[in-house]
Molecule: c-di-AMP riboswitch aptamer (ydaO/yuaA leader)
Organism: Streptomyces albireticuli
């Protein structure tokens, strides 16, 4: 912008989740071009993993500990399950809160909005060269921004 929507097209936000090629002579949809699975590549972003270095080292009990990710930790409310009646689990919610995001990029002020979820490994992980291993998704259209310092582009 078009549509009543779904959805297209274009810009642009979180985010690591981007791009190039093959797939296209085989799987899938399509009439086609093509899509899509899948396959490699570069780039990005994770984990595992030595020496050195950190930790830790008086004894008993209790309590598993990691890791992606901003997404942690406290305090009240009402439910349900269990109880040895001290409680202990889980769920729904509400207030705050470490943390995090907002339209070139970075740092600092001062203000406004939002979000502050999930998931995975399975008793075993500190840092960590070499070296293995893993992703590469998904979600969104809200706008509140003014000062300062430095750059980047692009116009004259």
């Nucleotide at each position: 912008g078009g549509g009543c929507a779904a959805c297209c097209a274009u810009c642009g936000c979180c985010g690591a989740g981007u791009c190039c090629c093959c797939g296209u002579a085989c799987g899938g949809c399509g009439c086609g071009a093509g899509c899509c699975a899948g396959g490699g590549g570069a780039g990005c972003c994770g984990g595992g993993g030595a020496c050195c270095c950190a930790c830790a080292u008086g004894u008993c009990c209790c309590u598993g500990g990691g890791g992606u990710g901003a997404a942690u930790c406290g305090g009240g409310u009402c439910c349900c399950u269990u109880u040895c009646c001290g409680g202990a689990g889980g769920g729904a919610g509400c207030c705050g809160u470490a943390g995090g995001a907002g339209a070139c990029c970075u740092u600092c002020c001062u203000g406004c909005u939002c979000c502050g979820a999930a998931c995975c490994c399975g008793u075993c992980a500190g840092c960590u060269a070499a070296c293995c291993c893993g992703g590469u998704a998904g979600g969104c259209g809200a706008g509140a921004a003014g000062g300062a310092a430095g750059g980047a582009a692009a116009g004259g």